The prediction has a mean pLDDT of 83. This is a predicted structure of a 1475-nucleotide RNA (small-subunit ribosomal RNA) from an uncultured organism. Its Rfam family is "Bacterial small subunit ribosomal RNA".

RNA sequence: UGAUCCUGGCUCAGAACGAACGCUGGCGGCGCGUCUUAAACAUGCAAGUCGAACGAGAAGCCCAGUGCUUGCACAGGGUGGACAGUGGCGAACGGGUGAGUAACACGUGAGUAAUCUACCUCUGAGUUCGGGACAACACCGGGAAACGGGUGCUAAUACCGGAUACGAGGCAACUUGAAAGGUGGGGACCUUCGGGCCUACUGCUUGGAGAUGAGCUCGCGUCCCAUUAGCUAGUUGGUGGGGUAACAGCCUACCAAGGCGACGAUGGGUAGCCGGCCUGAGAGGGUGAUCGGCCACAUUGGGACUGAGAUACGGCCCAGACUCCUACGGGAGGCAGCAGUUAAGAAUAUUGGACAAUGGACGCAAGUUUGAUCCAGCGACGCCGCGUGAACGAAGAAGGCCUUCGGGUCGUAAAGUUUAAUAGACAGGGAAGAAUAAGCUUGAGGUAAUAUUUCAAGUGAUGACGGUACCUGUUGAAAGCCUCGGCUAAAUACGUGCCAGCAGCCGCGGUAAUACGUAUGAGGCAAGCGUUGUUCGGAAUUAUUGGGCAUAAAGGGCAUCUAGGCGGGAUAUUAAGUCGGGUGUGAAAGCCCGGGGCUCAACCCCGGAACUGCACUCGAUACUGGUAUUCUUGAGUCAGGGAGAGGAAGGCGGAAUUCCUGGUGUAGCGGUGAAAUGCGUAGAUAUCAGGAAGAACACCGGUGGCGAAGGCGGCCUUCUGGCCUAUGACUGACGCUGAAGUGCGAAGGUGUGGGUAGCGAACGGGAUUAGAUACCCCGGUAGUCCACACCGUAAACGUUGUACACUAGGUGUUAGCGCGUCAAGCGCUCGUGCCGUCGCGAAUGCAUUAAGUGUACCGCCUGGGGAGUACGCCCGCAAGGGUGAAACUCAAAGAAAUUGACGGGGGCCCGCACAAGCGGUGGAGCAUGUGGUUUAAUUCGAUGAUACGCGAAGAACCUUACCUGGGCUUGAACUUAUAUGGCUCGGUGUAGAGAUACACUUUUUUCUUCGGAAACUGUAUGAGAGGUGCUGCAUGGUUGUCGUCAGCUCGUGUCGUGAGAUGUUGGGUUAAGUCCCGCAACGAGCGCAACCCCUACUGCCUGUUGCUACCAGGUAAAGCUGGGCACUCUGGCGGAACUGCCGGUGACAAACCGGAGGAAGGUGGGGAUGACGUCAAAUCAUCACGGCCCUUAUGUCCAGGGCUACACACGUGCUACAAUGGCCGGUACAAAGCGCAGCGAAGCGGUGACGUGGAGCAAAUCGCAAAAAACCGGUCUCAGUUCGGAUUGGAGUCUGCAACUCGACCCCAUGAAGUUGGAAUCGCUAGUAAUCGCAGAUCAGCAUGCUGCGGUGAAUACGUUCCCGGGCCUUGUACACACCGCCCGUCACACCACCCGAGUUGGUAGCACCCGAAGUGGCUGAUCUAACUUCGUGAAGAAGGUUACUAAGGUGAAACCGGUGAGGGGGGUGAAGUC
Repeated sequence: UGAUCCUGGCUCAGAACGAACGCUGGCGGCGCGUCUUAAACAUGCAAGUCGAACGAGAAGCCCAGUGCUUGCACAGGGUGGACAGUGGCGAACGGGUGAGUAACACGUGAGUAAUCUACCUCUGAGUUCGGGACAACACCGGGAAACGGGUGCUAAUACCGGAUACGAGGCAACUUGAAAGGUGGGGACCUUCGGGCCUACUGCUUGGAGAUGAGCUCGCGUCCCAUUAGCUAGUUGGUGGGGUAACAGCCUACCAAGGCGACGAUGGGUAGCCGGCCUGAGAGGGUGAUCGGCCACAUUGGGACUGAGAUACGGCCCAGACUCCUACGGGAGGCAGCAGUUAAGAAUAUUGGACAAUGGACGCAAGUUUGAUCCAGCGACGCCGCGUGAACGAAGAAGGCCUUCGGGUCGUAAAGUUUAAUAGACAGGGAAGAAUAAGCUUGAGGUAAUAUUUCAAGUGAUGACGGUACCUGUUGAAAGCCUCGGCUAAAUACGUGCCAGCAGCCGCGGUAAUACGUAUGAGGCAAGCGUUGUUCGGAAUUAUUGGGCAUAAAGGGCAUCUAGGCGGGAUAUUAAGUCGGGUGUGAAAGCCCGGGGCUCAACCCCGGAACUGCACUCGAUACUGGUAUUCUUGAGUCAGGGAGAGGAAGGCGGAAUUCCUGGUGUAGCGGUGAAAUGCGUAGAUAUCAGGAAGAACACCGGUGGCGAAGGCGGCCUUCUGGCCUAUGACUGACGCUGAAGUGCGAAGGUGUGGGUAGCGAACGGGAUUAGAUACCCCGGUAGUCCACACCGUAAACGUUGUACACUAGGUGUUAGCGCGUCAAGCGCUCGUGCCGUCGCGAAUGCAUUAAGUGUACCGCCUGGGGAGUACGCCCGCAAGGGUGAAACUCAAAGAAAUUGACGGGGGCCCGCACAAGCGGUGGAGCAUGUGGUUUAAUUCGAUGAUACGCGAAGAACCUUACCUGGGCUUGAACUUAUAUGGCUCGGUGUAGAGAUACACUUUUUUCUUCGGAAACUGUAUGAGAGGUGCUGCAUGGUUGUCGUCAGCUCGUGUCGUGAGAUGUUGGGUUAAGUCCCGCAACGAGCGCAACCCCUACUGCCUGUUGCUACCAGGUAAAGCUGGGCACUCUGGCGGAACUGCCGGUGACAAACCGGAGGAAGGUGGGGAUGACGUCAAAUCAUCACGGCCCUUAUGUCCAGGGCUACACACGUGCUACAAUGGCCGGUACAAAGCGCAGCGAAGCGGUGACGUGGAGCAAAUCGCAAAAAACCGGUCUCAGUUCGGAUUGGAGUCUGCAACUCGACCCCAUGAAGUUGGAAUCGCUAGUAAUCGCAGAUCAGCAUGCUGCGGUGAAUACGUUCCCGGGCCUUGUACACACCGCCCGUCACACCACCCGAGUUGGUAGCACCCGAAGUGGCUGAUCUAACUUCGUGAAGAAGGUUACUAAGGUGAAACCGGUGAGGGGGGUGAAGUC
C1' cells in the first nucleotide's frame, strides 16, 4: 500500500545515571549527595610549633629575711611558666573549584653535556678570631580607629668584618667565597667557680654522591566551522650586549629577508586533559561526578618581595567593582577550605563528635596542632542483602465481579488448626579496630668510663564511633506501583458518546470503546514502581570492519593539465614500511581470572593476567618503497594505404519565397470547423517576362559517417585536428587518473556595428468562449543571419565518470585488410545496431558498446517540505550564474512491478442503444401517487437509474399506526406462583357520545377412591405483560439493481523473491467461458445450455357434465332426447427436431450459409429459473431478533375528526380533440376465470340504476355472460359540431349501524378546457406494436389501477460513425472511498518561525593615539646613614628625583556577534471560506 517487493526516514523493546517529578515506603550494610550564577556572604572553626636558639618574665609555690597590729605588707633568691616579642622551621603541603586554556595544557615516549632541589640518607673536611645594632621593655607625645612617631636600654643559632678551606672562575699567573651554637653526662688536670677540658647527641659551614621534588626542550597523539585563505616586523635567522637556576628574540642595538599555510596557517566557536566511566559482539560512539595523576584559578586586573621552592586561597603593594566601620580626617574585607545563610533553580545534607586510628607541621621528647582524616546526623539518590511468615486447611463459606442463569472467578486465598521467629522495645552478656610512647628490666654497639645515649627483646597508659557489631531471654510490626488495542506478557462489565479524555509510533473516542473513566480479574516488577531528561545500542541510518549513485537521494556539460594517489618484466643492493626475538616503559585504583575476609552479597584484601601503546636493540627480506643496471609486451615516433556533414577561411550554384518593373486579364482573393479582420476596380488573386535581396540547401539520406562534448549536411579551393588499417624500424615505462587551474560549451539573452527574404516572442486586430491576457486566423517589432566581445546554463540524457584486463554465442551494417579456383565463401581489426547464455539486479531490465567479474583515480548522495531559497563571498554590463544553510513543519516522500477502476486511448463484439418505423408522454380536462404548503392531525415508510396507480389485491366507522376529548393501570390479549372468594357466560333496565358504571335476573361443567381435584373466573401481591417507540449504519429473513450480462472461482502443477500470473490469453465460432484447434498446463465447481411448465403437430387411451358424422325420436328453434365415441374437445401417456440429411464455405475442426423433407429448423414461441459479487441499496411498520427507551404511559379502551386539505410543481394513467369517426338499428365470432353469508336464470315492474322473483348450480351439467372492435343498413358533413365530456343543478338506485366531512351507480338538465401539443422524452422487432372488449384478486360497497384472457392485427431494421449500457483483449495512470477520483495556485482569516529594514542599544577581540598607579630595571647633581676602612663626605647603602616598560582609564576609525524596530517579503500550519 487494495495487496507486493525495494529504497528511505520516523518510532519502540535493552543497558546506564551525581538525576528530578508523581504515588508508595519495614530494616541493615557499602557508597554517593549545588551538574544551575567562578553569584553574594552573617557567625564559628580550617596553620601552627619550638624555652634543648634568645632577652624579659605575671599569677602560683618554696627558702630564708625585714617591718611588725602572728598574718598582712615589703624587698631578695629559687622554682614556675601565661600574654606578647627577637630567632628557627612550617605556612609553596594538605583541602576547594573548573572560570580561563585548542596550548608542549594534557597523554605517551625521549632529551637536559642547558638546570635547580629545604628537610632525608651515605661520605670528606671544618665549626677560628672579633664587632656594632634592633625589637621586646621604659618614658614622651599623635590618632575615633586601624595604626604609628621620637628618645633611651638589651640578648641570641638575628646581623656584620677578618682568618682558613679540598669549592667556583681562569690556559695560566691568580682572583674570589664559610660557619653558631645548644643540651645531657663525666674520671684525671686547670679555673675568675660561671666554666674550661673530655665525651655523646644535636645544630651550623663547605665539598662529593644518592633519593625526592621541580624547571626547560623535542617526536607523536588531542573537537567543530573554508559561508575563516592567506597570516607574520621581534616577525624568521645572525652578531654584540643584557638576563635566568638553566637553553632560547627571553630582552636590547645593528645586519639579512626570512618564517607559517589546502598534510588547513590565520580567524571564529566550544572545551580543563588523562587513568578511567557508560554503551557496544567488536570496531567504534558518548562522557571526564565520586577515587587517582597532571594543569589552571583563588572578588576582577596588574606587580613584585621573602624563600630551597610562590609570582603565594586563609601574605604584601596598586588599580577597578562591591560590602562594612567612621569622630568624615580616614580605615577594614574577600568561604571555588568545613559547617551554615541568602538569591537562583526541577534539584543536592549538620553552623555535629574526635584527634582513638591513618597521614601532615613543629619539637630531643613529653606533647601541641590538624573541618586532612576517622566517625556520627540527614536523603530509597544508587548498589547489595533480609523481611512482611511456614505447613495443613473445601461447606470450594460470606462478599465482590462476570454470566449462556447452568455456573464461572477472586480461591487454599480467608476463617480455622499447628508452628517458626528477623527489625524494634525491655533485660542480661559482649569483641576487633591498640600498633606502641614515656618509664622499668635484660642484652648488644659506642666511650677513658659500669654516665648519658643508640639498637633489639620483654613489660607497660590510651577508643570519638559507643547504650557499637555480635550472642541469649521475653514480647512482637510491616506492600506498593505500573500496565492489560498491535509492537508487548496480561480482558471483561458498567459509565461516557469526536464530549470528557488517552497517546512512544500506528492510532482510539461520533450509543454495544478489550485503547477514555471506574470496578473486578489478570500480567510485570517489588521497598520500590512509573514518568521526564540525557548517552550508547538496535541504526549496515556516515558503511575501516560494513552502504551506495540507469529509473529510488546521488556521475561533474565536455576536455586538457598541476599537486596528489596508483603504476609493466628482470637482476643486484638497501632495510623505510612489513614480520620475528629481546630490553625498558605502559603509576596505583578499576575491568578480567584465581584465592581470601565481613553469616551471604554489595564492599574490602592478596596474587596473577591484561594494559592491544611508545621507545631502544638484534635479526628476517617474500611483498611495497629507495638506489643502480637492464628488457619490450604498456605508451609513443617514423615510413605505405584509407573513409568521413571533424574545424576555419574564401569563392561559386540552382530551386523556392517575398518585393520591384512591364505585359495578359477581371472580380474577387485569402483564410477557417465555420467565419471575420486583411488584400483587391487606385486592377488584387491567377499567369508570362525581366530584375533585386536575404536566408536555407529538396532528392541522395540510411538505428549511415565524423567529433571530447556542445554539435556538424549544396558544390569547389586553400589551411588544419583527430581516427582506422598493413608491414617493418626506432625510443625504452616515457603510463592511468586527476582536487585546484585553464579552455571549449545548444538554445536564449547582452553590448557595438552591419544585414533583414522568410519565420516570428512582445504588440495590434478578427474569431472561439461564461470569460479567453490561450489554442485558430490577418498583420508584426526585437530576434533569427554576419563581424567582434560577453553570458556559461539545459531532460548539456545512454538520466549510465575515465582508463585497463577478463568472461558463451547468433545476426545486420560503415571503413579497411588477409586467404580464395578472385564467383560463392572463409578469416582479422576499429566503429555502430538488434537478439540472447552465464552472471547481476527491488523489479523493469543490462548482458564483450555490461548495469557481469576485478584493479586505479576523481566527482557525488544520506527522509519529504522549507530550498537550490536566505545571508555572506566570488563571477557578470545586465539578466543572472557559482558556492549554499537554518528556524519551522510532516510521518511519510519515493522506485519498480501487481490486481482493479477510470480515460473527451486503441482493437473486437453485443443490447429497441442509435438508426429505420409505429404509437405515445410533455399542451387540455379528469383519475391517481409524490413534493411543497397548510393543519390539532393532515400517521409512517419508499427518493436518479433501482421512489412517485410504490408498501396499499381496494382509508365513510373498522382498518388506523395520527389529532382532540373521555376512561383504565398486573391492565384489552398471554404464561405462572401464593392467598382468598366465586361459577363464568347470558338476559333486562337506567345514566352517558361511547368506553364504562350501577341495579335486577339466571346460575354451574368434567372426573371422583366422595375427602377432593381440574377447568373457568373476581380481588390482592410478586414474577412479568404491552409498545406500528429508536437504531435496516448492530442483525436474520425477504426484495430491488447491474443482468438472464457471460461471467465468477477452485485443486494440483508450472512461472515469479513477492503481490500475483498461468489455466480464463491466442486463431476461429457462438445467444453463451457455446464449441473446435493451439498452448505449461491438466482437471473441476458455481453460472450458460439442457432437464420442468404452457403453446404449436400427431398416435394411443379416456367418453361425462363435452361432441353429434351416422341411426332414431322430437321442437317455434336448439345434441333437446335415445343410440354412438368417428370428429371437435377434455387430460393422461407417448412420438416428433437432432445441424439428423444434401450442397457450399471453413483448417480434414467447431461452425456458418443455402436447400430438401416437415405442423414446427437451427435456442420453434413464451414462462419458471438470477453465478461470485456491487450499491453500509430497501425493509426493526409483514415477521423474527441484539441493544437502548416508556411503564397511572410512548401501553390499553372509546367517541368524533384526520390520512380525502390546496396558490402551486412533478410522475403514472384515463378520456378526448373526431369522419379509418360519432349516433341509431340489425347480425356474428372468444378465451380465461369466478360462484353457497355465493352466482342467481326465466317471468314481472321501472326510461334507468335497480326492484321483485326464485328455477338451477358446491359447477366441462346451473349462473355471472351481453363479448367488443368487426360486419350490414341508416344518419351526421368539418362545425368547438350529433366531436368532447369536465363542471354544476335537480330527481333517484344500491351497499352498509351510518354515505355531511367522504362511496359507487342511474335519469333529466348543464355542456368547461381541448382543433394533435415547445424544449425534451418513453415503449415496441411479430401474433409484437397499435386497437377491442372479457374475467379475477382485494371487496358490505367502491377500479381510469393491478394481474390474467382472448379478438382484430401492422410498419421498419441500410447499417454500427455517433448517444446510452455492457462483455473480452490491450495501453496510460500521481486514481484504490477507485474520475461524483485525485489535485494546483491566487485571494480572505488566524497562528508560528524566518529574511530585509530608517535606525537604536549591548557585548567581544584587536588596532592607533592620550594618560599612566604599584612595581622592577637603568640614570642620578645636591641630601642622609651603626658595623668595614688605608679615616679620604672612600666603599657600600637609603630616601628623593628622573627615565623605560606597563594594569585600569580616555578618545578615534573600522570588524564581528547579539537584543530591539515602524514597515516590507516570501514560507509553514490550520475549519467544511472564495475564484